[in-house]
Context: one part of a larger RNA
RNA sequence: GCCAGCGAGUUACGAUAUGCAGCAAGGUUAAUAACUGAGAGGUUAGGAGCCGAAGCGAAAGCGAGUCUUAAUAGGGCGAAAGUUGCAUGUCGUAGACCCGAAACCAGGUGACCUAUCCAUGAGCAGGUUGAAGCUAGAGUAAAAUCUGGUGGAGGACCGAACCCGUUAGCGUUUAAAAGCUAUGGGAUGACUUGUGGAUAGCGGUGAAAUUCCAAUCGAACCUGGAGAUAGCUGGUUCUCCUCGAAAUAGCUUUAGGGCUAGCCUUAACGUAAGAUUAAUGGGGGUAGAGCACUGAAUAGUCAAGGGACGUUAUACGUUACCGAAACUUAUCAAACUCCGAAUACCAUAAAAUUAGCGUUGGGAGUCAGACUAUGUGAGAUAAGUUUCAUAGUCAAAAGGGAAAGAGCCCAGAUCACCAGCUAAGGUCCCAAAGAUAGAUUAAGUGGAAAAGGAUGUAGGACUACACAGACAACCAGGAAGUUGGCUUAGAAGCAGCCACACUUUCAAAGAGUGCGUAAUAGCUCACUGGUCGAGUGGACCUGCGCCGAAGAUUACCGGGGCUAAAAUCUAUCACCGAAGCUGUGGGAUUGUAUUAAUACAAUCGGUAGAGGAGCAUUCUGUACGAGUCGAAGCGCCAUCGAAAGAGGCUGUGGAUUGUACAGAAGAGAGAAUGCUGGC
Numbered sequence: 001g002c003c004a005g006c007g008a009g010u011u012a013c014g015a016u017a018u019g020c021a022g023c024a025a026g027g028u029u030a031a032u033a034a035c036u037g038a039g040a041g042g043u044u045a046g047g048a049g050c051c052g053a054a055g056c057g058a059a060a061g062c063g064a065g066u067c068u069u070a071a072u073a074g075g076g077c078g079a080a081a082g083u084u085g086c087a088u089g090u091c092g093u094a095g096a097c098c099c100g101a102a103a104c105c106a107g108g109u110g111a112c113c114u115a116u117c118c119a120u121g122a123g124c125a126g127g128u129u130g131a132a133g134c135u136a137g138a139g140u141a142a143a144a145u146c147u148g149g150u151g152g153a154g155g156a157c158c159g160a161a162c163c164c165g166u167u168a169g170c171g172u173u174u175a176a177a178a179g180c181u182a183u184g185g186g187a188u189g190a191c192u193u194g195u196g197g198a199u200a201g202c203g204g205u206g207a208a209a210u211u212c213c214a215a216u217c218g219a220a221c222c223u224g225g226a227g228a229u230a231g232c233u234g235g236u237u238c239u240c241c242u243c244g245a246a247a248u249a250g251c252u253u254u255a256g257g258g259c260u261a262g263c264c265u266u267a268a269c270g271u272a273a274g275a276u277u278a279a280u281g282g283g284g285g286u287a288g289a290g291c292a293c294u295g296a297a298u299a300g301u302c303a304a305g306g307g308a309c310g311u312u313a314u315a316c317g318u319u320a321c322c323g324a325a326a327c328u329u330a331u332c333a334a335a336c337u338c339c340g341a342a343u344a345c346c347a348u349a350a351a352a353u354u355a356g357c358g359u360u361g362g363g364a365g366u367c368a369g370a371c372u373a374u375g376u377g378a379g380a381u382a383a384g385u386u387u388c389a390u391a392g393u394c395a396a397a398a399g400g401g402a403a404a405g406a407g408c409c410c411a412g413a414u415c416a417c418c419a420g421c422u423a424a425g426g427u428c429c430c431a432a433a434g435a436u437a438g439a440u441u442a443a444g445u446g447g448a449a450a451a452g453g454a455u456g457u458a459g460g461a462c463u464a465c466a467c468a469g470a471c472a473a474c475c476a477g478g479a480a481g482u483u484g485g486c487u488u489a490g491a492a493g494c495a496g497c498c499a500c501a502c503u504u505u506c507a508a509a510g511a512g513u514g515c516g517u518a519a520u521a522g523c524u525c526a527c528u529g530g531u532c533g534a535g536u537g538g539a540c541c542u543g544c545g546c547c548g549a550a551g552a553u554u555a556c557c558g559g560g561g562c563u564a565a566a567a568u569c570u571a572u573c574a575c576c577g578a579a580g581c582u583g584u585g586g587g588a589u590u591g592u593a594u595u596a597a598u599a600c601a602a603u604c605g606g607u608a609g610a611g612g613a614g615c616a617u618u619c620u621g622u623a624c625g626a627g628u629c630g631a632a633g634c635g636c637c638a639u640c641g642a643a644a645g646a647g648g649c650u651g652u653g654g655a656u657u658g659u660a661c662a663g664a665a666g667a668g669a670g671a672a673u674g675c676u677g678g679c
Base pairs, nucleotide, nucleotide: 001679002678003677004676005675006674011094012093013092014091015090016089017088018087019086020085021084022083023082026051027050028049032045033044034043035042036041055062056061065077066076067075068074097235098234100232104225105224106223107222108221109220115199116198117197118196119195120194121193122192123191124189126158127157128156129154133150134149135148136147137146138145162186163185164184167182168181169180170179201217203213204212210219238614239613240612241611242610243609248261249260250259251258252257262366263365264363265362266361267360268359269358270357271356274354275353276352277351279348280347281346282345288339289337290336294333295332296331299328300327301326305322306321307319308318309317310316369394370393371392372391373390374389375388377386378385399410400409401408414586415585416584417583419582420581421580425576426575427574428560429559430558434573435572436571437570438569439568440567446562452547453546456544457543458542459541460540462538463537464536465535473531474530475529476528477527479504480503481502484498485497486496510525514523515522587604588603589602590601591600592599593598594597615668617665618664619663620662621661622660623659624658625657626656633652634651635650636648637647639646640645
C1' cells in the first nucleotide's frame, strides 16, 4: 500500500410537542399479594400516590373572578378537556455520537543503571627527577653557611595495565538505540575498583550541567480516580421524493464559542390585509449647482489703521512697504446652503397581473463569506488590500461562450430521442457555420501602455499667393551719401550704445538676415528682373496608423496562418451555436375539477438543514411452507424494478431455510496519520 473482518446518536429516568389507542369531568394505578404458565409472561386484587376539574393576591381573604386603588376609572393575572399507555422528534440529568491530549490527585514499585555517602577488601609494568632529615669535610668564638655522600619526599615527570573520551575519519533502515580506527588526557591520587549497605518522587542526590535517580526526568515508573476535561482537529456506514438557508443585528473575559432576533422547514388555524404595475398625494436636502450664511481663497480699485523715513514734533509731510472693511473680477467645501433633481420611501377608492401574508406550536442550520458593477470612506482616487451601502453571480449551479479560469457574458439540468428554433459567442483550416456592398489601415496595426515627438495616410472646412505667370530651381542685379553718430587701439551693415518711415538713384536693394576679418576685404540673405509654365504655401478639426516600447524557459492572435483580409468602421441578408425554448413519449409533486382515477394547470439544480416514502440485515411471534430427487453460502446472468434492491439458470456446496403480517434491534463503511489479520 491493497484486500477481508470489526468500527460511531445508545440506554435509564424525567420534561415537552406530535401521531395512534383507551376512558372521559374525570383519567391512572405503584409496591405488594393471589391465581395461572415449562419459561418468558399473563389475569385479578391493591386508590397509597399523581395529574386534571378555579383562580387571584405577599397575606388576611374573596372567588368566575381577583389584585392594585379613594375609585364602580384604567391596568395585571385568570375564566376553553383532561388523563393513561405506546411510538416518534427534541431537550435535561447521566461518559450521552466515536476516537484523541498535555496534565491533576491517591496508593504502591524502584539506587543490580546512575549521584553521593558508610563498612570491608583489591589494584597501579618499567623508567626519570632527587625535598626534608642524617653523615663526612670545609667554615665560625659558637652559629649561620658551603661542598661531597647518604636518603627517598611529591594531588612531581615519561609511560603500559586501569580510568577517561581531545581531535579527525568511518558508521547513521549501524556490527552497536552512543560503537570502530587513528590521535589524545590522567595514571601514588580530590586515584581506580569488587562485595555488602544507606538516601525515594510535594522526594533523593548533585566539585552545580536542571545533572542523575534502570535506553524515561523542569519533577521516575506502575495501578487506580477514569470513559478526567477538550468552546479544538479528524471521522460518523442504504435509497428515492418535496422544500431549502446563512456567513447579518444586539449582548457576551466576547471575537474560529455562545444566546435572542433575522433568513429555512414542518403542522394547525386565520386572512386576502402580501407582491408588482400605472396614476395621484406626501415629506426630504443627496447628485448637481451656487456663494445669500459659515469658512477657505485669486487679481484689481478704493481705503481705516500700522511700519519706515523726514520734520518746524499734542501736529504735519513722503513712501514701487503691510493692509481690516467695502466694491469689481475669477474660484472651493463630508461636518457651508439663497437653491435643488432622478431614484428610493410612505399612503391611496377602484383596476390589472401574481400568490402569497399573518398567528401559534415542533425541528433546524447559519454568526470566517468571495468576486464583479455602481456610490462613499481608509490607503497613495496602490493592491487578488480594507470598511460600509445597492444589485448580481459563486457559495449551494451543471450546460454554452471567454484557448485554459468558483465570482465575467448567455442560460437555471425531472427522464429519453441519430427531431426543430434560438441566446451569448461565432462562420479560412484545426472546428459546427458566410457572403455581399462601401470605406479605412501597410503598422502583422489588428494580436498590451503614457507624457511627448513626427512632410505616415484618408476626409473636412478656412486662409494666402498664382497665366497681369505664383512655389521650387537656374541666370543677373543687390547700389550711392557713408567707414551713419557715439564708443573704441580698431568698430567700416554685422563687440556694444543711440537713431532706424534718413535721403538719393531706381526694376529692386535693411544705416542690414547669417558666415567671415585684428579692422577692412570676401561669401550670402531680404528685395528686384529674366528663364520655366500650374498649382504652391499656412494654420485648424477629425478617422486609422508610426516612434516613444529594455528581463530574466518559446510565451501579449489558443495554433496554423491572414493584407481590395481571415484586420477595422458602416450597412444588409443568411447560417452555426446550450442540458434555454419547441416537438414526441415516459415519470413524479402540488393544486383545481369532478365521473375517484381520470382531465387540466403549474412545478420537479441544490450544500448546511427541515419534512415524506421505502429497500436491505439479524432475531422473536403467528400463519403457510421449501429441503439429501440437494437448504444456506459461493461462482455466473444479455431478466424485472425509479433506486436501495429483487429474481433466474447452471456449477460448486452438503444441512438447513423461505414467504406474508406484526414486533425488537449489537440494523447498512471508503475515508477517523482508525483497530485486527492476511498478502

A computed fold for a 679-nucleotide part of an RNA from Sedimentibacter sp. zth1, annotated as large-subunit ribosomal RNA, domain II. It matches the Rfam family "Bacterial large subunit ribosomal RNA".